[in-house]
Context: one part of a larger RNA
RNA sequence: UUGGGUUUAAAGGGUGCGCAGGUGGGAAAAUAAGUCAGUGGUGAAAUACUGCCGCUUAACGGUAGAAUUGCCAUUGAUACUGUUUUUCUUGAGUAUGGUUGAGGUAGGUGGAAUGUGUUGUGUAGCGGUGAAAUGCAUAGAUAUGACACAGAACGCCGAUUGCGAAGGCAGCUUACUAAGCCAUUACUGACGCUGAGGCACGAAAGCGUGGGGAUCGAACAGGAUUAGAUACCCUGGUAGUCCACGCCGUAAACGAUGAUCACUCGCUGUUUGCGAUAUACAGCAAGCGGCUGAGCGAAAGCAUUAAGUAAUCCACCUGGGGAGUACGUUCGCAAGAAUGAAACUC
Numbered sequence: 001u002u003g004g005g006u007u008u009a010a011a012g013g014g015u016g017c018g019c020a021g022g023u024g025g026g027a028a029a030a031u032a033a034g035u036c037a038g039u040g041g042u043g044a045a046a047u048a049c050u051g052c053c054g055c056u057u058a059a060c061g062g063u064a065g066a067a068u069u070g071c072c073a074u075u076g077a078u079a080c081u082g083u084u085u086u087u088c089u090u091g092a093g094u095a096u097g098g099u100u101g102a103g104g105u106a107g108g109u110g111g112a113a114u115g116u117g118u119u120g121u122g123u124a125g126c127g128g129u130g131a132a133a134u135g136c137a138u139a140g141a142u143a144u145g146a147c148a149c150a151g152a153a154c155g156c157c158g159a160u161u162g163c164g165a166a167g168g169c170a171g172c173u174u175a176c177u178a179a180g181c182c183a184u185u186a187c188u189g190a191c192g193c194u195g196a197g198g199c200a201c202g203a204a205a206g207c208g209u210g211g212g213g214a215u216c217g218a219a220c221a222g223g224a225u226u227a228g229a230u231a232c233c234c235u236g237g238u239a240g241u242c243c244a245c246g247c248c249g250u251a252a253a254c255g256a257u258g259a260u261c262a263c264u265c266g267c268u269g270u271u272u273g274c275g276a277u278a279u280a281c282a283g284c285a286a287g288c289g290g291c292u293g294a295g296c297g298a299a300a301g302c303a304u305u306a307a308g309u310a311a312u313c314c315a316c317c318u319g320g321g322g323a324g325u326a327c328g329u330u331c332g333c334a335a336g337a338a339u340g341a342a343a344c345u346c
Stems, first nucleotide, its partner, number of pairs: 004317003007300002012314001014201004021194003025088007033081002035077008049065006091191001092188003095184006103177007110154001114150008125136002162169002206247006216240001220236004258313003262309002266291009295302002319346003328339004
C1' cells in the first nucleotide's frame, strides 16, 4: 500500500457552516471526451516464455513463434458515464395558514432561604462530633419577633417531559430574534449530499482589566483521629464561585455509536400538530422512551432513533511500553494547546 476494521478489544473529528474536491433524481434529443470493437503504425536487440535444432548430455548456443498487457493514427458502435439543449416533479427550497418549546440576547421584577446590621423579648450556654476539641457567648451569644441591607440560586409544577448543531438551557414578565413541526399542494425546477484546508461556536477550571463578594470553598491556619495523618471528620478561611469586556480551546465534549438517503416483523407508553367524532376509539405526520422478532454480533447486546440490508462523502486505526514524550513549527499574556517521532525494550 492493498485488504480488514472503528458501542465495549487499536480506531468517529467536541459541534456546526462551508470554498475546492468527490458524488448525485425521471424523460427526450445532439455530441462522441471516457468506454467498447476493427484496421494500420510503433513498442530496438539481448534477456525471460513456447516449439524445433546443434555441441555425447547439461550449462551454453542457433532458429521460429508468441509475448511486449502500452502509445499514436484512423474507421465504426452509443447501453452506461461525461458535455450541451429541451423538459418533468417525487429530492431540495419558497409561499400561505396554524402550532410548539427551560432555543438565544437584552431589560425589568418576585418570594422563600442564607448571611450581616439596628432593635425588642430572654438567660447561660451555643455550636460541632463516632466521641471531642478548636470556635462563638454575661461587652448578653444560641433561640424567638420587627425593620433594613447584600449577593447568589430559583422550591412545588418537574416528568425515560420539552428545546438546541454541540457545549448547554428552568422563578415571573417585556422587547428583539432564531428554529422545528403540521396543514394547503400555490410557486421554483435537481437548485441536492458530503466536505480536506478554512471560518464560527464550544462545560468546568485557568489567565488579563475593572466591578462585586451572601453562600460554598482549592491554598492556608487551628482542633481532632492516627504509629505517623502534609488526608478522610470539625472550626475558620484567601483565590475562585457572580457581572462586563478580552483570552484560553480542552473534558468519560459519551449514545464511548460521523453525516445524508433508501429498504426491512410486531407490541406498548408518551410529547406536539392534523383529521374525525357520540364521550370513546382507531388513523396520519414529526419527535422522545420501553420490550421483542428476522438479521447482525466474539459475546454483552443492537434491533424502523440498527450495531440489519445497500449507496455516497469525510475522519480515524494497524502489538504493549517508550509517549501524547523529545525535536521542529503554528497558536497563546501565561498555563499550555495543536501537530507529532525515534533509539531502546518486551
Predicted 3D model of a 346-nucleotide part of an RNA (small-subunit ribosomal RNA, central domain) from an uncultured bacterium. Its Rfam family is "Bacterial small subunit ribosomal RNA". Model confidence (mean pLDDT): 87 of 100.